[in-house]
RNA sequence: CGCUUAUAGAGAAAGAUGGAGGGAUUAGACCCUGCGAAAUCUUAGCAACCUGUGCUUACAAGGUGCUACAUUCUACUCGGGCGAACACUUGCCAGUUCGAGACGGAUAAGCG
Numbered sequence: 001c002g003c004u005u006a007u008a009g010a011g012a013a014a015g016a017u018g019g020a021g022g023g024a025u026u027a028g029a030c031c032c033u034g035c036g037a038a039a040u041c042u043u044a045g046c047a048a049c050c051u052g053u054g055c056u057u058a059c060a061a062g063g064u065g066c067u068a069c070a071u072u073c074u075a076c077u078c079g080g081g082c083g084a085a086c087a088c089u090u091g092c093c094a095g096u097u098c099g100a101g102a103c104g105g106a107u108a109a110g111c112g
Base pairs, nucleotide, nucleotide: 001112002111003110004109005108006107007106013043014042015041016040017039021032022031023030026075027074028073029072044067045066046065048064049063050062051060052059053058071104076101077100078099079098080097081096082095083093086091087090
């Protein structure tokens, strides 16, 4: 890096260096940020998967991972509600809203 499978409810930050970005990517929205972003290091913590103990609401913290809010929202598809315009009496459908899904991304385990 690619493929397969599973999961996303919750949880958990201080310091040092650093010096303007960050929340994966594109556009827009929303949010964090000189009361100090990213990144790196130290210490501490969490417990998702693996692992170990227990043998079943748990514990440990060895491996990976994580420690603002949220798979943040819209974008693609389907369904429900409302509904401008047009047709003219229930069609068509811009838009809007609610729900579900897909795609994409994240993490783990296995394989290559």